[in-house]
This record gives sequence, structure tokens and C1' cells, in this order.
RNA sequence: UUCUUAUCGAGAGAAACGGAGGGACAGGCCCGAUGAUGUUUCAGCAACCAGCCGAUGGCAAGGUGCUAAUUCCUGCAGGUCUCCUGCGAGAUAAGAA
Repeated sequence: UUCUUAUCGAGAGAAACGGAGGGACAGGCCCGAUGAUGUUUCAGCAACCAGCCGAUGGCAAGGUGCUAAUUCCUGCAGGUCUCCUGCGAGAUAAGAA
């Protein structure tokens, strides 16, 4: 990087550095010099994998992951069309090549 499977309406922020864009992409709508995004530290959330147990479950943060907004909304197709369903795209985990 690609493929397969599962999940994505819940949850969880402070400090330091730094200084302009950022929220994957496009449109929208938001966040941002009252300092965002990012990096580091600390803190926290969460049970996918590993572990343990009295095992349809429970415990527990070791490996990942996450801590603005439903994956921020929409994107393609259909329907009973303010909305709903499915697909796609994306993200994360585990496995495989």
C1' cells in the first nucleotide's frame, strides 16, 4: 500500500512550544491571533487485540485508538421524500497478501 471482517447517534482536556490556516476530498456550515491545526508532557475516555475470571458475561488500559460539532452535514441510488433506508468514501481495530 492492497484485500477481508467488525464498528462509527455514547464517551473523554489542561499546560508548554509554535504562529496560520484548519475540520480527509468537493460543496456547505463551522473552528481559529481571546492563538486554532500541529508537536510534546500530563490527565482522561474507550474493551478492537492480548491478559485474567465465577465466562452469551464481567474485570482490567499491556498493544493500538480517541478526547469541537453524529464520521459536523451532504455527495451515489431508492422510498411512504422537512425525513428514512441502503451503497460508496473516510476513520479505527484485527487478520491476510

Predicted 3D model of a 97-nucleotide RNA (SAM riboswitch aptamer (S box leader)) from Alkalicoccus urumqiensis. NCBI's taxonomy places the organism under Bacteria, Bacillati, Bacilli, Caryophanales, Alkalicoccus. The model forms 97% of the base pairs in the Rfam consensus.